[in-house]
RNA sequence: GGAGUUGGCCAGGCAGCCGCUGCCCGCCCACGUUCGCGUGGUCGAGUGGAGGAAAGUCCGGGCUCCGCAGGGCAGGGUGCCAGGUAACGCCUGGGCGGCGCGAGCCGAUGGAAAGCGCCACAGAAAAUAUACCGCCGAAGUCCGAAAGGGCUGGUAAGGGUGAAAUGGUGCGGUAAGAGCGCACCGCGCGGGUGGUAACAUCCCGUGGCAGGGCAAGCCCCACCCGGAGUAAGGCCAAAUAGGGGAACGAUAGUGCUGCCCGCACUGUUCCCGGGUAGGCCGCAUGAGGCGCUUGGCGACAGGCGUCCCAGAUGAAUGGCUGUCCACGACAGAACCCGGCUUAACGGCCAACUCCUUUU
Numbered sequence: 001g002g003a004g005u006u007g008g009c010c011a012g013g014c015a016g017c018c019g020c021u022g023c024c025c026g027c028c029c030a031c032g033u034u035c036g037c038g039u040g041g042u043c044g045a046g047u048g049g050a051g052g053a054a055a056g057u058c059c060g061g062g063c064u065c066c067g068c069a070g071g072g073c074a075g076g077g078u079g080c081c082a083g084g085u086a087a088c089g090c091c092u093g094g095g096c097g098g099c100g101c102g103a104g105c106c107g108a109u110g111g112a113a114a115g116c117g118c119c120a121c122a123g124a125a126a127a128u129a130u131a132c133c134g135c136c137g138a139a140g141u142c143c144g145a146a147a148g149g150g151c152u153g154g155u156a157a158g159g160g161u162g163a164a165a166u167g168g169u170g171c172g173g174u175a176a177g178a179g180c181g182c183a184c185c186g187c188g189c190g191g192g193u194g195g196u197a198a199c200a201u202c203c204c205g206u207g208g209c210a211g212g213g214c215a216a217g218c219c220c221c222a223c224c225c226g227g228a229g230u231a232a233g234g235c236c237a238a239a240u241a242g243g244g245g246a247a248c249g250a251u252a253g254u255g256c257u258g259c260c261c262g263c264a265c266u267g268u269u270c271c272c273g274g275g276u277a278g279g280c281c282g283c284a285u286g287a288g289g290c291g292c293u294u295g296g297c298g299a300c301a302g303g304c305g306u307c308c309c310a311g312a313u314g315a316a317u318g319g320c321u322g323u324c325c326a327c328g329a330c331a332g333a334a335c336c337c338g339g340c341u342u343a344a345c346g347g348c349c350a351a352c353u354c355c356u357u358u359u
Base pairs, nucleotide, nucleotide: 001355002354003353004352005351006350007349008348009347010346012324013323014322015321016320017319018318020049021048022047023046025044026043028041029040030039031038032037051330055341056340058339059338060337061336062335063229064228065227066226075225076224077223078222079221080094081093082092083091084090095109096107097106098105099104110220111219115218116217117214118213119212132159133158134155135154136153139152140151141150142149143148167185168184169183170182171181172180186209187207188206189205190204191203192201193200194199233281234280235279236278243272244271245270246269247268248267252266253265254264255263256262288307289306290305291304292303293302294301295300325328
């Protein structure tokens, strides 16, 4: 100098003018008042005012209401091991497998000797096994004088099919072959050793070696799981209509019933509670940010100090001008928080890897 890997940060800057909105302060006005003040409004000053994803609403939790004795079944989810966390399907570290020269990256990564099921096409055969071309002619049998040939048969080394074909190489062995025997490699099982564990093994013994794949098919095993969502939910509370109660008043009207008795309804005033409009809370101090420090490889946890950083509900966070540059992407809160995923101009920093060059 070039090419990369991982992690973190920024998200046009500055100035002027005009606006919007939360909070707070002040003047004035209105209403109420227990005379302290409170509520509302106009105006003015000060101060705060979107994001790394505010997004998708895919996971997890807080909070709220409803449900719920406890246990089980069913159903759903997660799935190597250990740790972190409020919790997670997230994160950290490790194991195993794969990719990369490397820094590093990727992996729904428990169990296929519990059982069931499936494996297109091709192929003899896709898992009880089996034989298309081959190889053999030992054994039996037939033909033949014999050589030899046929049939039954033996075999799975070679060819062929397939994504995948029942360990590999070599030697022996054989009629030809075959873990049939042996050596080495591989594999399974048991033990030892190391590790918290997953797992590893340069250790020892043992088995000729049985079982190809799919569990993102049913299933088995282990663990976890109630539902709905802030328009949750709580408080205050008109007018009108309706409901309940008490008192008063007439003995009137209507109905049962033509008449009498009786019963029911219809009146006025006051009180009570529910709900609607409307208002308030929920709603911004939180698993919070920053700095230092302690423990830990790390995720993270503890301690100390410091800061307050949007809060609407017809819903604010904007517009114009000037100037500079590298010419500015994706996109905007609506109960809150931790993640994941997706979108995206560019720029900066740190650590590390590979190649080349110079000293």

The prediction has a mean pLDDT of 78. A computed fold for a 359-nucleotide RNA from Sulfuricaulis sp., annotated as Bacterial RNase P class A. The sequence is in RNAcentral, with records from ENA. Rfam family: Bacterial RNase P class A. It is annotated as a ribozyme. Taxonomically the source falls in Sulfuricaulis (Bacteria, Pseudomonadati, Pseudomonadota, Acidiferrobacteraceae). The gene name in the source record is rnpB.